[in-house]
RNA sequence: AUGUCCGUAGCUUAAUUGGUAGAGUCUUAAAUUUCGACUUUAAAGGUUGUGGGUUCAAAUCCUACCGGGCAUA
Numbered sequence: 001a002u003g004u005c006c007g008u009a010g011c012u013u014a015a016u017u018g019g020u021a022g023a024g025u026c027u028u029a030a031a032u033u034u035c036g037a038c039u040u041u042a043a044a045g046g047u048u049g050u051g052g053g054u055u056c057a058a059a060u061c062c063u064a065c066c067g068g069g070c071a072u073a
Base pairs, nucleotide, nucleotide: 001072002071003070004069005068006067007066010025011024012023013022019056027043028042029041030040031039049065050064051063052062053061
């Protein structure tokens, strides 16, 4: 340089060929316990990498960048 794949919560990830972004873990609170741990329940935490476009509606489709992996030179 070219080709290809990927980017979603602090971390690991799901989202059925466009229709309300979920889960596990972590953190916090409550219950339980003499106090803890374990367990149970609840809460908080996401401008879906960034900017545009298409659409009534975009994590999803198109496009250009940014970052990363792989292959070739």